[in-house]
């Protein structure tokens, strides 16, 4: 320098134009003698600037960052 994948609540990780699942951790509360387990019920997120679109996490440009190769120089 080229190519490809990626960035989604604290953490893993789904989803695809049309109000973002789950899980584990919090938080609250029922249950317990106290827990612990088990059950509700809650709060928290689409890396950044444009664009397209009636609507964009999704689709395009750009840029940052992470990771994989593949060339050059050393």
């Nucleotide at each position: 320098g080229g190519u490809g994948g990626g960035a989604u609540g604290g953490c893993a990780g789904a989803a695809u134009g049309g109000u973002g699942a789950u899980g584990c951790a919090g938080c609250g509360g029922a249950c317990u003698g106290c827990a612990a387990c088990u059950c509700c019920g809650u709060a928290a997120a689409u890396g950044c600037c444009g664009g397209u679109u009636c609507g964009a996490u999704u689709c395009c440009g750009g840029c940052u960052c992470c990771u994989a190769c593949c060339u050059c120089c050393a």